RNA sequence: GGAGGGGUGCGAGAGCGGCCGAAUCGGCACGAUUGGAAAUCGUGUGUCCUGCAAGGGACCGUGGGUUCAAAUCCCACCCUCUCCG
Numbered sequence: 001g002g003a004g005g006g007g008u009g010c011g012a013g014a015g016c017g018g019c020c021g022a023a024u025c026g027g028c029a030c031g032a033u034u035g036g037a038a039a040u041c042g043u044g045u046g047u048c049c050u051g052c053a054a055g056g057g058a059c060c061g062u063g064g065g066u067u068c069a070a071a072u073c074c075c076a077c078c079c080u081c082u083c084c085g
Base pairs, nucleotide, nucleotide: 001084002083003082004081005080006079007078010026011025012024018068027045028044029043030042031041032040046059047058048057049056050055061077062076063075064074065073
């Protein structure tokens, strides 16, 4: 220098146009259980803006574009992994 894979909530990771700020697992918090723990079970758990509240909106590496609608398609760039030279 060239080709390809990946970047999603605290961590891992699915999702590949609308039902998705987002399954699932882990972690964490609270509760149940226990003599007390562990294990197990239940509930909850991203950030920001707005609102008295209920609720609404934005954010999927960054910035643009396409579309009625984008994590998902296109372009550029950043980071990372593999291969070729």